Record summary: This is a predicted structure of a 123-nucleotide RNA (SAM riboswitch aptamer (S box leader)) from a Chloroflexota bacterium. It matches the Rfam family "SAM riboswitch aptamer (S box leader)". From the family's description: The SAM riboswitch is found upstream of a number of genes which code for proteins involved in methionine or cysteine biosynthesis in Gram-positive bacteria. Its mean pLDDT, the model's own confidence on a scale to 100, is 84. The model forms 97% of the base pairs in the Rfam consensus. The sequence was found by an Rfam model in a public genome assembly. The source organism's lineage runs through Bacteria, Bacillati and Chloroflexota.

RNA sequence: CUCUUAUCCAGAGCGGUGGAGGGAUCGGCCCUGCGAAACCGCGGCAACCCUUCGCCCUGGCCCCGGUUCGGCCAGCGCGAAGAAGGUGCCAAUUCCGACAGACUCUGAUCUGGCAGAUGAGAG
Numbered sequence: 001c002u003c004u005u006a007u008c009c010a011g012a013g014c015g016g017u018g019g020a021g022g023g024a025u026c027g028g029c030c031c032u033g034c035g036a037a038a039c040c041g042c043g044g045c046a047a048c049c050c051u052u053c054g055c056c057c058u059g060g061c062c063c064c065g066g067u068u069c070g071g072c073c074a075g076c077g078c079g080a081a082g083a084a085g086g087u088g089c090c091a092a093u094u095c096c097g098a099c100a101g102a103c104u105c106u107g108a109u110c111u112g113g114c115a116g117a118u119g120a121g122a123g
Base pairs, nucleotide, nucleotide: 001123002122003121004120005119006118007117008116013042014041015040016039017038021031022030023029025098026097027096028095043090044089045088048086049085050082051081052080053079054078055077057075058074059073060072061071062070094115099112100111101110102109
């Protein structure tokens, strides 16, 4: 960098350095010298990877052997709990819209898609 897949209306900030931008792009609308980006320190959120437990299903093995019942292991799925480690995140729903459709009181609302972000896996 590309591909696959899941999630994105919840949650969580202080200090130091720095010194003008930032919110991916475009438009809007916001944040910002009462200090932007970036970096550092500390803190926190969350639960994707991860750990444990329970349930369902599937498969294998064991016992029995005549079906059944039972036990163990593995895997998919669901639910609950945890937070040591790997990421991620800590203004505003991914801030809102962009393309298509539905509805419409023409203000809007809703649905899907595109794009983007993050995790996991693969190349």